[in-house]
Molecule: small-subunit ribosomal RNA
Organism: uncultured Verrucomicrobiota bacterium
RNA sequence: AGAGUUUGAUUCUGGCUCAGAACGAACGCUGGCGGCGUGGAUAAGACAUGCAAGUCGAACGCUCAUCCGCAAGGGUGAGAGUGGCGCAAGGGUGCGUAACACGUGGGUAAUUUGCCGUGAAGACUGGAAUAACUCGUCGAAAGACGAGCUAAUACCGGAUGUGGAUGAAAGUCCAAAGCUGGGGACCGCAAGGCCUGGCGCUUCAUGAUAAGCCCGCGGCCUAUCAGCUAGUUGGCGGGGUAACGGCCCACCAAGGCUAUGACGGGUAGCUGGUCUGAGAGGACGACCAGCCACACUGGAACUGAGACACGGUCCAGACACCUACGGGUGGCAGCAGUCGAGAAUUUUUCACAAUGGGCGAAAGCCUGAUGGAGCGACGCCGCGUGGGGGAUGAAGGGCUUCGGCUCGUAAACCCCUGUCAUUCGUGAACAAGGCAGGCAAGUGAACAAUUUGUCUGUUGAUAGUAGCGGAAGAGGAAGGGACGGCUAACUCUGUGCCAGCAGCCGCGGUAAUACAGAGGUCCCGAGCGUUGUUCGGAUUUACUGGGCGUAAAGGGUGCGUAGGCGGUGAGGUAAGUUUGGUGUGAAAUCUCUGGGCCUAACCCAGAAAAUGCAUCGAAUACUAUCUGACUAGAGUCUUGGAGGGGAGACCGGAAUUCUCGGUGUAGCAGUGAAAUGCGUAGAUAUCGAGAGGAACAUCAGUGGCGAAGGCGGGUCUCUGGACAAGUACUGACGCUGAGGCACGAAAGCCAGGGGAGCAAACGGGAUUAGAUACCCCGGUAGUCCUGGCCCUAAACGGUGCGCACUUGCUAUAGAUGGAAUCGACCCCGUCUGUGGCGAAGCUAACGCGAUAAGUGCGCCGCCUGGGGAGUACGGUCGCAAGAUUAAAACUCAAAGAAAUUGACGGGGGCCUGCACAAGCGGAGGAGUAUGUGGCUUAAUUCGAUGCAACGCGAAGAACCUUACCUAGCCUUGACAUGCAAGUAGUAAAAGCCUGAAAGGGUGAUGAUUCCGCAAGGAAAGCUUGCACAGGUGCUGCAUGGCUGUCGUCAGCUCGUGUCGUGAGAUGUUGGGUUAAGUCCCGCAACGAGCGCAACCCCUGUGUCUAGUUGCCACUCCCGAAAGGGAAGCACUCUAGUCAGACUGCCUCGCUUCAACGAGGAGGAAGGUGGGGAUGACGUCAAGUCAGGAUGGCCCUUACGGCUAGGGCUGCACACGUACUACAAUGCUCGGUACAAUGGGAAGCAAGGCGGCAACGCGGAGCAAAUCCUAAAAACCGAGCCCAGUUCAGAUUGUCGUCUGCAACUCGACGGCAUGAAGCUGGAUUCGCUAGUAAUGGCGCAUCAGCUACGGCGCCGUGAAUACGUUCCCAGGCCUUGUACACACCGCCCGUCACAUCAUGAAAGCCGUUUGUACCCGAAGAUAGCCCUCGGGAUAGAUAAGGUAUGAGCGGUGAUUGGGAUGAAGUCGUAACAAGGUAGCCGUAGGGGAACCUGCGGCUG
Repeated sequence: AGAGUUUGAUUCUGGCUCAGAACGAACGCUGGCGGCGUGGAUAAGACAUGCAAGUCGAACGCUCAUCCGCAAGGGUGAGAGUGGCGCAAGGGUGCGUAACACGUGGGUAAUUUGCCGUGAAGACUGGAAUAACUCGUCGAAAGACGAGCUAAUACCGGAUGUGGAUGAAAGUCCAAAGCUGGGGACCGCAAGGCCUGGCGCUUCAUGAUAAGCCCGCGGCCUAUCAGCUAGUUGGCGGGGUAACGGCCCACCAAGGCUAUGACGGGUAGCUGGUCUGAGAGGACGACCAGCCACACUGGAACUGAGACACGGUCCAGACACCUACGGGUGGCAGCAGUCGAGAAUUUUUCACAAUGGGCGAAAGCCUGAUGGAGCGACGCCGCGUGGGGGAUGAAGGGCUUCGGCUCGUAAACCCCUGUCAUUCGUGAACAAGGCAGGCAAGUGAACAAUUUGUCUGUUGAUAGUAGCGGAAGAGGAAGGGACGGCUAACUCUGUGCCAGCAGCCGCGGUAAUACAGAGGUCCCGAGCGUUGUUCGGAUUUACUGGGCGUAAAGGGUGCGUAGGCGGUGAGGUAAGUUUGGUGUGAAAUCUCUGGGCCUAACCCAGAAAAUGCAUCGAAUACUAUCUGACUAGAGUCUUGGAGGGGAGACCGGAAUUCUCGGUGUAGCAGUGAAAUGCGUAGAUAUCGAGAGGAACAUCAGUGGCGAAGGCGGGUCUCUGGACAAGUACUGACGCUGAGGCACGAAAGCCAGGGGAGCAAACGGGAUUAGAUACCCCGGUAGUCCUGGCCCUAAACGGUGCGCACUUGCUAUAGAUGGAAUCGACCCCGUCUGUGGCGAAGCUAACGCGAUAAGUGCGCCGCCUGGGGAGUACGGUCGCAAGAUUAAAACUCAAAGAAAUUGACGGGGGCCUGCACAAGCGGAGGAGUAUGUGGCUUAAUUCGAUGCAACGCGAAGAACCUUACCUAGCCUUGACAUGCAAGUAGUAAAAGCCUGAAAGGGUGAUGAUUCCGCAAGGAAAGCUUGCACAGGUGCUGCAUGGCUGUCGUCAGCUCGUGUCGUGAGAUGUUGGGUUAAGUCCCGCAACGAGCGCAACCCCUGUGUCUAGUUGCCACUCCCGAAAGGGAAGCACUCUAGUCAGACUGCCUCGCUUCAACGAGGAGGAAGGUGGGGAUGACGUCAAGUCAGGAUGGCCCUUACGGCUAGGGCUGCACACGUACUACAAUGCUCGGUACAAUGGGAAGCAAGGCGGCAACGCGGAGCAAAUCCUAAAAACCGAGCCCAGUUCAGAUUGUCGUCUGCAACUCGACGGCAUGAAGCUGGAUUCGCUAGUAAUGGCGCAUCAGCUACGGCGCCGUGAAUACGUUCCCAGGCCUUGUACACACCGCCCGUCACAUCAUGAAAGCCGUUUGUACCCGAAGAUAGCCCUCGGGAUAGAUAAGGUAUGAGCGGUGAUUGGGAUGAAGUCGUAACAAGGUAGCCGUAGGGGAACCUGCGGCUG
């Protein structure tokens, strides 16, 4: 100190979450020792038991026991009582309390103070009782009553009066108590007197301590609590108190408090401090310390110095206990402890040794205060669980690419050490005082006594503890959490959106570093995590230290009250302010320094600090205040022009509609197209006259006026404001403005008018799946006027008002000045207003920019994540509609702003393409072929599924193929490699049996190679066993490779530079041009890469070379000719090389000396000549695990392998792709001409012969420019004559041919016979721009044969049309909008239905708090009354209780309202693009719903 999370990415706004520290904690796992702390936070719930306040015999009487003594008497101890002091402290708790309760600082001349200190004075003399005790009575008990005896430091009278109280004074009034130690002389029987010391008593003064009361200031939430108050506020007089005071009472007055928050409600003990934080702050108030309050609940007084009293009294109540039922007793929020509730908080311990307290003269007694110990890892701190060496890097675990790596010097093993714990021994400090005895000094008559000092002796709960010493042995002592990012730490296995995890983001749907386990690693360590809470991070309430144009946020506008702020000079005061002194700010805590426990925690001492308050001085700049001035702020005045500023009255013309009259005839109106509607009863149109209401064209303008809303025909009257120029006047009179008051579009409401047009609602017609809409025809409120309400708008510049300062350019409105002029024009200035563009600066960006969103000041309003919600409840206002003020539960991790890149748009611009159009021919109808779906089946194997699957994988399913089905078989296997064992009659194998075959069984015969002299060994083969083989089993969403598609579309990027906070932009956009990101020009870009083009192949022309198998012009030979042979290579051709085409030349066009385009010349070919190959970055989780490869998973006598038969060919049906046709541009027959690409040895096959033919017989030639295979349409001639035909050929019958082990399922072909459908094909749809379409045949691959009508090629014949780019489709570039980014097959709204949750209303019901009125009323207190002096009576008030009636809060409630949430419900499609009717705001009406419509407004 930050980080994660909104997005495809970015910047910002903004919330949520995390990392830190802390705790009186709790829970989970784990747990060795010690020190110091700490421990009922909940039920102020109830409590068994024990203890927690007594003491004094030196105040007093008595009883008992005991000791000495014969007794008298004396001593000691115990007990209750009288009396004194204490019990008001100490200890506990935090209920109540928002208060002078607390804190802080003052006041008390308005007060008290036992014990204690100091000082002064006194303490004389009498008296009557009473408890104890005894007797009696009552009672279960607790206890009570009566009679009698008795003492005192108990009680009372008298005296005295230092002194005190009172009073002006005189005067009056007020005290007391004794006990005890010692003692020489004197007195006394004794006690004692007396002397001396101590304690005690009385009065007063004073101090100290402790308290009471009063005051200033300070510290919680709530205004959905705005008014409260009758003893209330004050006075006079009294009472009362220690004391002031309405504290109480009588009378009088009518006051007092409140927006600086009264009154009410909620919550809460306050503080020093604690935690956190850089601080300012925030939260808290355990332990320790100060104050307060309370003591079962409520009330009350008594005693006393002090209480309205925790372990006192009285009364009432609740609860509990005892009881003889009559009546009594009790109060742990003291220490332990119990129950209860709770997540949760300890021993029914030891001691008064220390410290402190009470009593006492003292010893001493008492002390659950306190000092200790115990329990709890609850916290902080310290220590340990070993140290060193040790590599075959052991075993084992984990991982693995199988090589290894890792746990890991870790272990084992060797050498050491001995903390803690264990054991044995030793063994403390905290102790001083008191007391006893001795000594010295003081007092004193005193060697008594006593006081002080000193010496000796005696006192320890903790504790046989701490500490110290010895012994033994590494021996007894490590876990928890995490490992996707934040956040340090990674792999394997299991699981398969399951189980589960999760603080946030988010993981898990078969390769999970996120679940679970394991190994490893990281962090901390006797602890570690989790949960809860607080602060921090959060500048996320912003004083320090935030904002409001668009993110949340400027009030609709003005006037103005309180308040806040306020111009210039001078003087006074000194309140704020500054500065110095004094007092206080308790101690502890924190900080620093020093010291003590071995260290630390902890403790001790000192300092500092304590930001504060009070008070006394000083200063006077600023603020304040007072006095007196000023004119620059503000205002008044004069003159002037501008203006839809406001109100009222009157007037005007155009237009719509209606009425009347004329002319006139069949339509008008309306729409995308229509219809409803109007019209022959005369509309529309047109002319004239009239009625009536509303609105004011042109001028008209980012022009004017107004505070805003708003204001537009003209004239008059009344009236507000601004502006300019000017001098005069006032003299700070100012700015802002919580409340308040006024104004406030449209809609809406009330009453009365008015009503032409328009027009919610409503009616009708269309559109549509529907159409409660958009469109059309009608139409009522309303719109208009008068009066009164309403008070809201996207009431917007989404920008509060005022003042000051800060470069400019330009336009416009009004006024004015200057110069100049005929001039008021133009021009140059100034002021005020309204606009545009821009500098600095600001801003997240967009943008703003003297009219600030810049720089400052003053004041007001408002904001603090989204939803719930501007909603509920409550209040106020309103006739109502509703307005205003304004939450919570719950829920989400986002919601949002600006900008960027894409994608998309029923947005725009430009451009291209057989995309449309123009044409030609098809498909869709028929039959057949073929593929697919579906159905069927034992199986109909599998894959391909919009374009981009469907004559596709398949360039050949009868068996095989074959993956499918049925049946029969095999199990190291049909195939590969390795290991082990066996094996010479071995391997092999004719034959035989069985069988459908495979297989099983048997089996004559019968081997081979290498090494070695040989024996023998090895190899091969076979058998057996083990490793393994095998799988067309799954996953193309684990993959490689290959392919399709957009698309042969012109695009896709990079480096450097520059711009931008950034994503990104620029380049690649722009102007031209092109088939092209092709080229040119321009330009903050300059270059480059992959694509385009070219380079490659075929084809079109030519040169050259070559000349067989090709060719045949010339020449020769043979032949009648055709032809053959020779010769030849001219031509054709073949196949190699080179040439040729480049906008090179000319003209024109274009803004260009450009690119380029148009035309022309030449040329075989002209503008990439034609065709092919060639497919950028990428998209579609596109296709393929069944071509082959391959990760993972699965099967292993089977999901592997073999065999036979069947199936892939199955058929109510649907679709795709083709073929053949429907005929005369045809068909049939006859004649006849011209190809190219190719293929050929298990082949092509000639001539010849047979057959009607398929084909057969036979075989020349040819491994090929040599031989073979070969055209059809066309053309010529004839027939057919428009018909289901001489068209068409399906189907079927029969006879054949061929291939092949085999044509039944299920081949092709031929002959004869048969002769379906079909007469040009609905909606719709496909191909093609030239050697193309169309049409005709030929060849080849696969292949025994063939389903080929398919595929791939070849040649023949050979067109038509393109105006053009509006529209459909696809694509490219630029631009625009966007709420899309899985990217429009997107996003998304509302009703309805279901489930869950929280919440509002609700007839009521219940609880709680409280007010008012009344009734009843205990104890206590009570002057006056009575009294036997003990007391009684009494009025009023009061606690508790009751009745009635309100108020607040909470709970519950049939039913009901909306809200939120919920992978796959229903209905629509409202919004986002012009979202298909632009959207939104206010208001009103309507409608299943989103919504629609009217009126006004806004541009977001």